Glycine riboswitch aptamer, 116 nucleotides, folded computationally.

[in-house]
RNA sequence: ACAUCCCGCCCGGGAGAGAUUCCGGCCGGCUCGUGAGCACCGUGGGCCGAGCCGGGGCGCCGAAGGGGCAACGAAUUCCCCGGAACCUCUCAGGCACCAAGGACCGGACGGGACAG
Numbered sequence: 001a002c003a004u005c006c007c008g009c010c011c012g013g014g015a016g017a018g019a020u021u022c023c024g025g026c027c028g029g030c031u032c033g034u035g036a037g038c039a040c041c042g043u044g045g046g047c048c049g050a051g052c053c054g055g056g057g058c059g060c061c062g063a064a065g066g067g068g069c070a071a072c073g074a075a076u077u078c079c080c081c082g083g084a085a086c087c088u089c090u091c092a093g094g095c096a097c098c099a100a101g102g103a104c105c106g107g108a109c110g111g112g113a114c115a116g
Stems, first nucleotide, its partner, number of pairs: 002116001004113005010107004018058001020057007027049009059095003065091001066089003072082002
């Protein structure tokens, strides 16, 4: 100084599933009253919206995290114990676009482990 492996930070890539329903708060538009009232403004009601925030129901997704297990290991009858995944469960999380998150893949840098 170099292979390999691990950790951290940064850069690039990175899937799936709701145009569902109900409620609350706010915002905006239209409209009907009201203030002597058809500018504007205040105030009350109605309707509307892929508007924003939050919550519930139903349906659904798997690739943060978490749970489950095969070979095998330990033990030695078994059970129990250890034991991987993009498999599986769906607790958590998520379900238009954008954003965020994202297992995993590639690259740069820093640190560490270990053999030659």
The sequence was found by an Rfam model in a public genome assembly.